[in-house]
RNA sequence: UCCUUAUCAAGAGCGGCGGAGGGACAGGCCCUGUGAUGCCCGGCAACCUGAAUUUUCAAGGUGCUAAAUCCUGCGGCUUAAAGCCGAAAGAUGAGGU
Numbered sequence: 001u002c003c004u005u006a007u008c009a010a011g012a013g014c015g016g017c018g019g020a021g022g023g024a025c026a027g028g029c030c031c032u033g034u035g036a037u038g039c040c041c042g043g044c045a046a047c048c049u050g051a052a053u054u055u056u057c058a059a060g061g062u063g064c065u066a067a068a069u070c071c072u073g074c075g076g077c078u079u080a081a082a083g084c085c086g087a088a089a090g091a092u093g094a095g096g097u
Stems, first nucleotide, its partner, number of pairs: 002096007013041001015040003021031003025073004042065003046062003049058004069089001074086005
């Protein structure tokens, strides 16, 4: 890099550094000098893992820590607004290559 598979409606800072951007992509809609992204610390506990044993605990490996994966992006259904379901894409884990 690619393949398979599971999950994506819960959870998590009134901290430090630092200084303009960020929310994958496109369109929206948002966040941001009342300080973004990032780094450190803190925190959470989804997967793996460990302990106890059917549901808890731990926090070692990843991961996460605005908004449902922020919404829509393709298809189907009810239909006026709008709503529902599924897929695709994306993210993360585990296994494989």
This is a predicted structure of a 97-nucleotide RNA (SAM riboswitch aptamer (S box leader)). It was read from a public genome assembly, where an Rfam model found it. Its Rfam family is "SAM riboswitch aptamer (S box leader)". Rfam links the family to the GO term regulation of gene expression. Of the family's consensus pairs, 97% are formed in the model.